[in-house]
RNA sequence: GGGCGUUUAGCUCAGUGGUAGAGCGCGAAGUUGACGUCUUCGAGGCCGUAGGCUCAAUCCCUACAACGCCCA
Numbered sequence: 001g002g003g004c005g006u007u008u009a010g011c012u013c014a015g016u017g018g019u020a021g022a023g024c025g026c027g028a029a030g031u032u033g034a035c036g037u038c039u040u041c042g043a044g045g046c047c048g049u050a051g052g053c054u055c056a057a058u059c060c061c062u063a064c065a066a067c068g069c070c071c072a
Base pairs, nucleotide, nucleotide: 001071002070003069004068005067006066007065010024011023012022013021018055026042027041028040029039030038048064049063050062051061052060
């Protein structure tokens, strides 16, 4: 330099155009003598950034950025 992939909650990951989810973690309540386990509830995201298409974009298109892989 060329090609490809990934980017969504604190962490690991779902989500193929119509109000963003799970597990773990965190907080509270219940249970216990206490801790743990278990049950219930809750907090936590403007979906990497900027444009574009669309009535409507996490999702499609373009550029950029970060990380990773392959080629040279």
Model confidence (mean pLDDT): 84 of 100. Predicted 3D model of a 72-nucleotide RNA (transfer RNA) from a Patescibacteria group bacterium. Taxonomically the source falls in Bacteria candidate phyla (Bacteria). Its Rfam family is "tRNA". From the family's description: Transfer RNA (tRNA) molecules are approximately 80 nucleotides in length. RNAcentral holds the sequence, with entries from ENA.